[in-house]
Molecule: SAM riboswitch aptamer (S box leader)
Organism: Planctomycetaceae bacterium UBA6894
RNA sequence: AUCUUAUCCAGAGUGGCUGAGGGAACAGGCCCUUUGAAGCCACAGCAACCGGUUCAAAGCAGCCUCCCCGGGCUUUUUGAAUGCUGGUGCUAAGUCCUUCCCGGGGUCAAGGCUCUGGGAGAGAUAAGAU
Numbered sequence: 001a002u003c004u005u006a007u008c009c010a011g012a013g014u015g016g017c018u019g020a021g022g023g024a025a026c027a028g029g030c031c032c033u034u035u036g037a038a039g040c041c042a043c044a045g046c047a048a049c050c051g052g053u054u055c056a057a058a059g060c061a062g063c064c065u066c067c068c069c070g071g072g073c074u075u076u077u078u079g080a081a082u083g084c085u086g087g088u089g090c091u092a093a094g095u096c097c098u099u100c101c102c103g104g105g106g107u108c109a110a111g112g113c114u115c116u117g118g119g120a121g122a123g124a125u126a127a128g129a130u
Stems, first nucleotide, its partner, number of pairs: 001130008013043005021032003027098003044091003049087002051084001052082008061074005095122001099120009
C1' cells in the first nucleotide's frame, strides 16, 4: 500500500514545550481556538479489537487412572466474566453535518421543507492475509 471481516447514536483530560490554526479530502454549513489550534512530551483516563487469566457448554483426537463405567489432563470451538506491569486504538460535537439508490411519515396548492428505515460509497479503528 492493497484485499477480507467486524465495529462506528456509548465512553474517557490535565500539565509542560511551542505559537495559529484546527475539525480526513474539494466545497459549503456549523463549530473549536491567543481563556492557546495543530504538533511533540509526560502523566492520567476510556474502551475491550487482539493477547492473557478464570468460569461454563460442546466436539474430534491423544494421554492418565483403568477390565468396563466414570473421572481427570492436553487440545479446538462457542458463550460469559476479568483491566491484567501485554499489542494497538481512542479521550469536543453521531464518523460534527453533507453524497448516491430504494422506501415510510409530517407539512405545503405546488416547488419545496422536515423527520425517519434499509442499502451503497467515502472515512476511522482493529484483526487476518498478500